[in-house]
Molecule: Bacterial RNase P class A
Organism: Desulfobacteraceae bacterium
RNA sequence: GGAGUAGGACAAAUGACCGCUGCCUCGUCGUUCUGGUGAGGGAGAGGAAAGUCCGGGCUCCGCAGGACAAGGCGCUGGGUAACGCCCAGUCCCGGCAACGGGAAGGAAAGUGCCACAGAAAGGAGACCGCCCCCACGGCAGGCUGAGCGGCCUGCUGCGGGAGUAAGGGUGAAAGGGUGAGGUAAGAGCUCACCAGCUCCGCCGGUGACGGCGGGGGCUCGGUAAACCCCGCCUGGAGCAAGACCAAAUAGGGGAACGUCAGAGGGUGGUCCGCCCGAGUUCCCGGGUAGGUCGCUUGAUCCCGUUAGCAAUAGCGGGACUAGAUGAAUGGUCAUUGUCCCGAAUGCGGGUGACUGCUUCGGGAAACAGGACCCGGCUUACGGCCUGCUCUGACA
Repeated sequence: GGAGUAGGACAAAUGACCGCUGCCUCGUCGUUCUGGUGAGGGAGAGGAAAGUCCGGGCUCCGCAGGACAAGGCGCUGGGUAACGCCCAGUCCCGGCAACGGGAAGGAAAGUGCCACAGAAAGGAGACCGCCCCCACGGCAGGCUGAGCGGCCUGCUGCGGGAGUAAGGGUGAAAGGGUGAGGUAAGAGCUCACCAGCUCCGCCGGUGACGGCGGGGGCUCGGUAAACCCCGCCUGGAGCAAGACCAAAUAGGGGAACGUCAGAGGGUGGUCCGCCCGAGUUCCCGGGUAGGUCGCUUGAUCCCGUUAGCAAUAGCGGGACUAGAUGAAUGGUCAUUGUCCCGAAUGCGGGUGACUGCUUCGGGAAACAGGACCCGGCUUACGGCCUGCUCUGACA
């Protein structure tokens, strides 16, 4: 230098001008109210605010107790309000390594499935091959024999039957491995060693598990993010939860007065009069529009310290950091910072591949935005810094 791996911090800064949404102070206006308006001050998204996938707080509803169903989770220990999250480990897998990944109980309860290929995919299995037997041929040799022929042995062809899981072939997978014995040929059929399974003992560890020793049957296919079995957990809905205030209109309940001896209304300054006339007035409660609360001080954040490998927890000090409701947090300019490209044949470092600094010019800055609040996971995304691993080009 290249390739890789793990982690950290950041998400530009300052100023000016123009805007947006709440809050505070002062003034002003009116219909004096949780009002309008003006000035000043101060505040105003994130590492993921996202997906809404898990877990909790909070709220309402439900709930004697038990069982079933349904769903989820599944190595060990620890952390936590809780988790399917995090930390530290165990075992297995991947990588030369740094390191990464694992939904990691049970397949010797039962059922199902195992594509293609292959004879056979399970109570395993005879396609080729190997071996044996039977029948019919061929060839060679031997015996008998004058010869034809017959008999025996060996090799071989075809057909039939039986054995064989050593070898070949198919497959992701055909069911321990190597060697010896054994056999017609073979086979854990037998034996030795090794591997694995299972049981027992000892040692180390809180534990998962690891190490050592001994016994056993000789080896049992895979698949449970297939049904299932075992163990553990889980009531439902969600801030549009929920609580409060409450207009107009309509409707409900009640009371009073009244229905031609007429309440009430119209006309009119008032009374009379005239006209209309069967309802009129008040109270109560529910509920809608609308408004207020819930609402942001909280498993909070920062610093230090103690315990712990760590996640995290305790203690001390400090800080207050959006609360909007169709929903504000934006834009322009200047300077500085960061990065990239080019130039100077600038100044250095290194043996070298390469690289640092200075100046000038040009350019770039991503993903994305609260909506009750937290803890996680996942996904999107920009450049920077650090540790570690492997490596050889150049010299």